[in-house]
């Protein structure tokens, strides 16, 4: 230093749920709060998945239906970086 891992130590983070705020929604954000993470640390580059505002389609209308430019990184793959080291 690589690789593997969480066995000690040091710590990190932070679901659902509540308030506040923002969004058309899906979702974010901040403050509680812990379900649970060895990268639950960043990045939308592939692929899933979520929503459909403007758009488009049927149609009298209202429903529908399509449709990412939104979103999710705690779906999964990638790529960058990061503590500790017992076996």
């Nucleotide at each position: 230093a690589g690789a593997u891992g969480a066995a000690a130590a040091a710590g990190g983070c932070a679901a659902a749920c509540u308030c506040c705020g923002u969004g058309a929604a899906a979702g974010c954000g901040g403050a509680g709060g812990a379900c649970g993470c060895a990268a639950a640390g960043u990045c939308a580059c592939u692929g899933a998945u979520c929503u459909a505002a403007a758009g488009g389609g049927c149609g009298a209308g209202c429903u529908c239906c399509c449709c990412a430019u939104g979103a999710u990184g705690g779906c999964a793959g990638g790529a960058c970086u990061g503590c500790c080291a017992g076996g």